Context: one part of a larger RNA
RNA sequence: GAAUGAACGUUGGCGGCGUGGAUUAGGCAUGCAAGUCGAGCGAGAAGUUUACUUCGGUAAAUGGACAGCGGCGAAAGGGACAGUAAUGUGUAGGUACCUACCCUCUGAUCUGGGAUAGCUGCGGGAAACUGCAGGUAAUACCGGAUAAUGUCUUCGGACCAAAGGUGUGAUUCCGUCUGAGGAGGGGCCUGCAUCCUAUUAGCUUGUUGGUGAGGUAAUGGCUCACCAAGGCAACGAUGGGUAGCGGGUGUGAGAGCAUGACCCGCGUCAUUGGGACUGAGACACUGCCCAGACAUCUACGGAUGGCUGCAGUCGAGAAUCUUCGGCAAUGGGCGAAAGCCUGACCGAGCGACGCCGCGUGCGGGAUGAAGGCCCUCGGGUUGUAAACCGCUGUCGUUGGGGAGGAAAUGCAAGAGGGCUAUCCCUUUUGUUUGACCGAUCCAAGGAGGAAGUACGGGCUAAGUUCGUGCCAGCAGCCGCGGUAAGACGAACCGUACGAACGUUAUUC
Numbered sequence: 001g002a003a004u005g006a007a008c009g010u011u012g013g014c015g016g017c018g019u020g021g022a023u024u025a026g027g028c029a030u031g032c033a034a035g036u037c038g039a040g041c042g043a044g045a046a047g048u049u050u051a052c053u054u055c056g057g058u059a060a061a062u063g064g065a066c067a068g069c070g071g072c073g074a075a076a077g078g079g080a081c082a083g084u085a086a087u088g089u090g091u092a093g094g095u096a097c098c099u100a101c102c103c104u105c106u107g108a109u110c111u112g113g114g115a116u117a118g119c120u121g122c123g124g125g126a127a128a129c130u131g132c133a134g135g136u137a138a139u140a141c142c143g144g145a146u147a148a149u150g151u152c153u154u155c156g157g158a159c160c161a162a163a164g165g166u167g168u169g170a171u172u173c174c175g176u177c178u179g180a181g182g183a184g185g186g187g188c189c190u191g192c193a194u195c196c197u198a199u200u201a202g203c204u205u206g207u208u209g210g211u212g213a214g215g216u217a218a219u220g221g222c223u224c225a226c227c228a229a230g231g232c233a234a235c236g237a238u239g240g241g242u243a244g245c246g247g248g249u250g251u252g253a254g255a256g257c258a259u260g261a262c263c264c265g266c267g268u269c270a271u272u273g274g275g276a277c278u279g280a281g282a283c284a285c286u287g288c289c290c291a292g293a294c295a296u297c298u299a300c301g302g303a304u305g306g307c308u309g310c311a312g313u314c315g316a317g318a319a320u321c322u323u324c325g326g327c328a329a330u331g332g333g334c335g336a337a338a339g340c341c342u343g344a345c346c347g348a349g350c351g352a353c354g355c356c357g358c359g360u361g362c363g364g365g366a367u368g369a370a371g372g373c374c375c376u377c378g379g380g381u382u383g384u385a386a387a388c389c390g391c392u393g394u395c396g397u398u399g400g401g402g403a404g405g406a407a408a409u410g411c412a413a414g415a416g417g418g419c420u421a422u423c424c425c426u427u428u429u430g431u432u433u434g435a436c437c438g439a440u441c442c443a444a445g446g447a448g449g450a451a452g453u454a455c456g457g458g459c460u461a462a463g464u465u466c467g468u469g470c471c472a473g474c475a476g477c478c479g480c481g482g483u484a485a486g487a488c489g490a491a492c493c494g495u496a497c498g499a500a501c502g503u504u505a506u507u508c
Stems, first nucleotide, its partner, number of pairs: 001508004006504005013358006019351002026314003030311003035072003040069002047062006079269003088194008097186003102182004107177003110144004119134006150159003164174002195241003202232003207229008244266004248259004271292005294305004322348001324347003330344001331342004361391004371382004395449001397444005404437002410431009452497005457478003463492005473480002
């Protein structure tokens, strides 16, 4: 000098874009953060309409809430960096593998059955929840048929599937099943690179290799039986310490050194430890089971919970924000769609935390006013500074307009195509959608609302007077202060930067 996720002191007008729990991966009240589909299924509350009525209601139609079965999603998105020195990351390769949804192609979608939740009845329990009996549906479940381009194969053969729904006069729409290919994604393997320490020198028995078997989507001591005795290591094994890695970031002429906040890719974790289930995918943050600690409720028998999601709270700390608005945009899940959900996201709020931009007026104005300070008492300086005169209106204030962030989707009408068509596709016109902003323009008024901080001995730009008297104090280094201190304190004046200026910490 440059830099920072900074903090502290003094001061503080506006805006844009960024950014903000670095410490206790400490504990958490409350709300929200993952649902959706009635065009898979049964059932059906409130409401509405009609009919009857003994005015209590009853019946039918419509309607569609809560809950349930079923499907898809919940493995994404969001957070954190505890662990990890290699089961990671980076880069360059490899293959013995898997892949829901999506795209292309192929063939099929036939025929039967028994349950079960919801529901009804009777219970148990403080609650959480739960038992028995009866009865019901499906794109839930299970038989049978069909069977190659599939799987296995001793090459003879054997074996394996499905589900329907909406709508129409009507194959065409949405699905289901088998198989092949693709895309994107993932699993596994290898080479090289990847911090400090020898005041850590030897480490290893599933250990190293082979044969066979098991297991896995798949290779493999991954696991097991048997056999051999290997394997690693001063080119640093093993141990110890520290640490997520990279793209990048800071600095520097570069080489390098330091670093890994925000954003992006990968990895890992989800109260601590372990385990599997479901599933295309997890050994699963807001799933399940067991154990531990902690906390909550309890009728003492027993239950419940997990903010390293968004806000918020306590604690610790030098230190880090609102218990806000909206799904309008982008994206995601479900759905044929309308749509619903979305603390992802988009926005607003708070903080000079950072960077950038703008303003706090402009011109004239000397008898050089008054006041302050200095003085050789003549004067000098503050200083065109002020007053005063004229002007402007950026920003802020008040009022009014306003491009744009909106493209779609749906609905209505028209045209064309699918042989026909109310169904489907394409297209045109009209209509519909903004949480939050708002570039910019117009008007009003009036200099009105807007300057500080550090320093002045040398390094280093800028000095005088008074006070103090090795005291009080200053200080980055050299060093100042013991009676005329340009170095302490104050005043005036000056210098630097300026909505900031200094100090501290850290990196180059």
Model confidence (mean pLDDT): 85 of 100.
The part of an RNA shown here (small-subunit ribosomal RNA, 5' domain) has 508 nucleotides and comes from an uncultured Planctomycetota bacterium.